Predicted 3D model of a 350-nucleotide part of an RNA (small-subunit ribosomal RNA, central domain) from uncultured Ktedonobacter sp. NCBI's taxonomy places the organism under Bacteria, Bacillati, Ktedonobacteria, Ktedonobacteraceae, Ktedonobacter. The coordinates come from a structure-prediction model, not an experiment, and the mean pLDDT is 88.
Context: one part of a larger RNA
RNA sequence: UUGGGCGUAAAGCGCCUGCAGGCGGUCCGCCAAGUUUGAGGCGACAAUCACUGGCUUAACUGGUGAACGGCCUCAAAAACUGGAGGACUUGAGAACGAGAGAGGGACAUGGAACUCCGGGUGGAGCAGUGAAAUGCGUAGAGAUCCGGAAGAACACCGAAGGCGAAGGCAGUGUCCUGGCUCGUUUCUGACGUUGAGGGGCGAAAGCCAGGGGAGCGAACGGGAUUAGAUACCCCGGUAGUCCUGGCCGUAAACGAUGACCACCAGAUGCAUGAAGAUUCGACCCUUUGUGUGUCCAAGCUAACGCGCUAAGUGGUCCGCCUGAGGAGUACGGUCGCAAGAUUAAAACUC
Numbered sequence: 001u002u003g004g005g006c007g008u009a010a011a012g013c014g015c016c017u018g019c020a021g022g023c024g025g026u027c028c029g030c031c032a033a034g035u036u037u038g039a040g041g042c043g044a045c046a047a048u049c050a051c052u053g054g055c056u057u058a059a060c061u062g063g064u065g066a067a068c069g070g071c072c073u074c075a076a077a078a079a080c081u082g083g084a085g086g087a088c089u090u091g092a093g094a095a096c097g098a099g100a101g102a103g104g105g106a107c108a109u110g111g112a113a114c115u116c117c118g119g120g121u122g123g124a125g126c127a128g129u130g131a132a133a134u135g136c137g138u139a140g141a142g143a144u145c146c147g148g149a150a151g152a153a154c155a156c157c158g159a160a161g162g163c164g165a166a167g168g169c170a171g172u173g174u175c176c177u178g179g180c181u182c183g184u185u186u187c188u189g190a191c192g193u194u195g196a197g198g199g200g201c202g203a204a205a206g207c208c209a210g211g212g213g214a215g216c217g218a219a220c221g222g223g224a225u226u227a228g229a230u231a232c233c234c235c236g237g238u239a240g241u242c243c244u245g246g247c248c249g250u251a252a253a254c255g256a257u258g259a260c261c262a263c264c265a266g267a268u269g270c271a272u273g274a275a276g277a278u279u280c281g282a283c284c285c286u287u288u289g290u291g292u293g294u295c296c297a298a299g300c301u302a303a304c305g306c307g308c309u310a311a312g313u314g315g316u317c318c319g320c321c322u323g324a325g326g327a328g329u330a331c332g333g334u335c336g337c338a339a340g341a342u343u344a345a346a347a348c349u350c
Base pairs, nucleotide, nucleotide: 004321005320006319007304008303012318014201015200016199017198021194022193023192025088026087027086028085030083031082033081034080035077036076037075038074039073040072041071042070048066049065050064051063052062053061054060091191092188093187094186095184096183097182098181099180103177104176105175106174107173108172109171110154115149116148117147118146119145120144121143125136126135162169163168206247207246208245209244210243211242215241216240220236221235222234223233258317259316260315261314262313263312266295267294268293269292270291271290272289273288274287275286276285299306300305323350324349325348332343333342334341335340
């Protein structure tokens, strides 16, 4: 490179936004760049191929023809692509009216529990384990009652539940704010989709500065266990976990499944709208939209399984894979305070 692939065999960027680029709805006429047709010209010689001739033959060589990725000019066509113009509404967006939600940010605030401090009662144990010991306790522990302080997390509701692009999000209230769904079909009129680079977001741990520190708890100390025990168990315990600001940019960042569009049997649950029916309403029932599960037809799949939320049938664009190890390593570059991240080989071995 060709071909084939990417749920689990190697392979979907963690997620979004978006410049360039790629691709792009319906109708009308116009242009004629792509496209198609015709005509003409060029595509040197040699080489190549076909036929044929000359050296005894061959190599070599003469002649004629073909061929030579193709290019240019002129004329014509207008279906498709494209260009400029006009129009449209179904794609997309907006408006108006409703709705659900742990979506995000700031501020305020609540109760339970743990721990600590002060005080009362009380008087010998408590704690812990497989069993113990270290540990705590007559300087009064544990238990119990009252008062206080502080930090962190929010039982029940709670769910196969909801929201968010992903990471993720949960006591309560207020303010600010993003997205989504439904209804009317009022407006704009293709404004779309994907997206190399770029930019932003991005769990936990970790880093810098300043706070905070109840509980938990890497490291560390001690007690056990054990042949040993740098562990599992126990008693302690620093960083950290929390807040503010700034870094880091990684995860089994998983649905191990890129985004968007169209098409293709059903059954059933949940969430949330709308319309109808009913008896004013609610429950329930019917129809229907959106989201989210389960079971399955066809089809697909190596199988497992997937199955209108596809891994089915098609389309557009991007990313990625190419035997195992060496190695997601070395070197170089970029980024970072560092830790390191990212890009990313080869020798060699099988």